[in-house]
Context: one part of a larger RNA
Molecule: large-subunit ribosomal RNA, domain I
Organism: Nitrosomonas sp.
RNA sequence: UGCAUGUGGUGGAUGCCUUGGCGAUUACAGGCGAUGAAGGACGUGGAAGCCUGCGAAAAGCUUCGGGGAGCUGGCAAACAAGCUUUGAUCCGGAGAUAUCCGAAUGGGGAAACCUGACUCUUGCUUAAUCAGUUUUUUUCAACAAAAAAAGAACUGAUUGAGCAAGAGUCAACCUUAACUGAAUAUAUAGGUUAAGUGUAGCGAACCUGGAGAACUGAAACAUCUAAGUAACCAGAGGAAAAGAAAUCAACUGAGAUUCCCAGAGUAGUGGCGAGCGAAAUGGGAAAAGCCUUCAAUAUUUAGCAUUUGAAUUAAUCGAAUUUUCUGGAAAGUUAAGCCAUAGUAGGUGAUAGCCCUGUAGAUGAAAAUUCAAGUGUGGAACUAAGAUUGAGAUAAGUAGGGCGGGACACGUGAAAUCCUGUCUGAAGAUCGGGGACCAUCCUCCAAGGCUAAAUACUACUAAUCGACCGAUAGUGAACCAGUACCGUGAGGGAAAGGCGAAAAGAACCCCGGAAGGGGAGUGAAAUAGAUCCUGAAACCGCAUGCAU
Numbered sequence: 001u002g003c004a005u006g007u008g009g010u011g012g013a014u015g016c017c018u019u020g021g022c023g024a025u026u027a028c029a030g031g032c033g034a035u036g037a038a039g040g041a042c043g044u045g046g047a048a049g050c051c052u053g054c055g056a057a058a059a060g061c062u063u064c065g066g067g068g069a070g071c072u073g074g075c076a077a078a079c080a081a082g083c084u085u086u087g088a089u090c091c092g093g094a095g096a097u098a099u100c101c102g103a104a105u106g107g108g109g110a111a112a113c114c115u116g117a118c119u120c121u122u123g124c125u126u127a128a129u130c131a132g133u134u135u136u137u138u139u140c141a142a143c144a145a146a147a148a149a150a151g152a153a154c155u156g157a158u159u160g161a162g163c164a165a166g167a168g169u170c171a172a173c174c175u176u177a178a179c180u181g182a183a184u185a186u187a188u189a190g191g192u193u194a195a196g197u198g199u200a201g202c203g204a205a206c207c208u209g210g211a212g213a214a215c216u217g218a219a220a221c222a223u224c225u226a227a228g229u230a231a232c233c234a235g236a237g238g239a240a241a242a243g244a245a246a247u248c249a250a251c252u253g254a255g256a257u258u259c260c261c262a263g264a265g266u267a268g269u270g271g272c273g274a275g276c277g278a279a280a281u282g283g284g285a286a287a288a289g290c291c292u293u294c295a296a297u298a299u300u301u302a303g304c305a306u307u308u309g310a311a312u313u314a315a316u317c318g319a320a321u322u323u324u325c326u327g328g329a330a331a332g333u334u335a336a337g338c339c340a341u342a343g344u345a346g347g348u349g350a351u352a353g354c355c356c357u358g359u360a361g362a363u364g365a366a367a368a369u370u371c372a373a374g375u376g377u378g379g380a381a382c383u384a385a386g387a388u389u390g391a392g393a394u395a396a397g398u399a400g401g402g403c404g405g406g407a408c409a410c411g412u413g414a415a416a417u418c419c420u421g422u423c424u425g426a427a428g429a430u431c432g433g434g435g436a437c438c439a440u441c442c443u444c445c446a447a448g449g450c451u452a453a454a455u456a457c458u459a460c461u462a463a464u465c466g467a468c469c470g471a472u473a474g475u476g477a478a479c480c481a482g483u484a485c486c487g488u489g490a491g492g493g494a495a496a497g498g499c500g501a502a503a504a505g506a507a508c509c510c511c512g513g514a515a516g517g518g519g520a521g522u523g524a525a526a527u528a529g530a531u532c533c534u535g536a537a538a539c540c541g542c543a544u545g546c547a548u
Base pairs, nucleotide, nucleotide: 001547002546003545004544005543006542007541008540009539015533016498017497020469021468022466023465024464025463026462027461029458030457031202032201039101040100041099042055043054044053046079049075050074051073061095062094063093064092065091066090070083071082072081106115107114108113116170117169118168119167120166121165122164123163124162125161126160127159128158129157130156131155132154133153134152135151136150137149138148139147172199173198174196175195176194177193178192179191180190206237207235208234209233210232217224221271247254248253258285259284260283261282262281268276269275289450290449291448293391294390295389296388297387303377304376305375306374307373308372309371310370311369312368313367315363316362317361321336322335325332337354338353339343345357346356347355378382400424401423402422403421404420405419406418407417410435432443433442434441485492486491505532508519509518510517511516
């Protein structure tokens, strides 16, 4: 030095576990915001920090219910000081408070800061006036008391000014009303003031509209494709959009829209390449139809109150077991029982229907919200598209056409249909459509509007499930993670779980400066000792044997 065996160190694979994820189903909900949101800054505890909660009334206040013995949130134990059967802590309903920033809105601003105006309240100072008390002087009087005038001090009230503290209001736009008010006479524009629970900003996806790529594919590439997709902008709702035929059909007829299945990868379209790709019709889901202008008739526009029931937001009751053995521990084993509208699940020192929490089932609300049904008032009215009568109206720079584009499955094509930038331009009981166009025939009534359901989605809430993961997996994040860290910034973005049933977390002694170790002790186990379950390999020692 190598090999082998044994025994250690290092290291953290593997096994087991799960607080966390992932994917679904059902139900609910589908918004929050000037009554100041989402999101933050700064504070707030007896006690330093972080998280959580809360807001100068600050881990909380009031009240109404539930509940019933301990409590003062977590990391995080101890101490201090307290609360509590006169019902605390805790859970739920309602309310109060809610600093500063932020749409941020008095003005400004480099967010959490700076700085105003007006009104009101409180306190202080000061001036004037009035009133009162005390006192001094003078006049009258004069012994005193009383009266009048002037002055001083104090107190109170009113008014004004100043200072300090506190509260409120003050952005813009829109709508409505009032008052004003030009050129310009009436007027109008404009201005001023007042009122408004009007608008704004945020939010995961779904929806409508506007505007709109490229990579890519075509085995290159230009028409084409990707794709009306992505990113962007605006707006709305719990859904949105669409919608009651100027529709289809085919000589028989159907009868708004939306969604699904088939028709069908068919008919078509297409450098007829790559590709794109219907409709009629049939079967289902769900079904719902309506309004308009003027005048008259009754009234003037609006909901309110109350009862009952249901649901949601706390909860309550809730069956049935003991023994033997092993063991640190019984739920295992053994023996004998019991309950079950409950043998889902979780926990308990190993595997528990009968130990605990629960589960099936049953019950429950002072308060708030929602829904349904009824009653009363009101009368246009609770079946909210008002009713009756009369008179009317029947959508023109529109339909169509030319040029240029776009949408239709349809790339200009024989190209109908729909939209329109531009130029034109009808009819009006006529007109439109039936895929160039004409005739016949059939069918509908454009140029105004509303409309539930079936459909789409899930940030959030509740319950349940998984031939989903099990710490290099599963979310980036099981752990104080969108953190640490990186970047001027947009942005990028980790690693990191496990002692034990219970801390019983090793008193005391010894070596050592300490770290660490040896005894002792705890424990079933300490080669479970906090770098802590198991503890592979690489790598590094020690001991023994063999070889050199």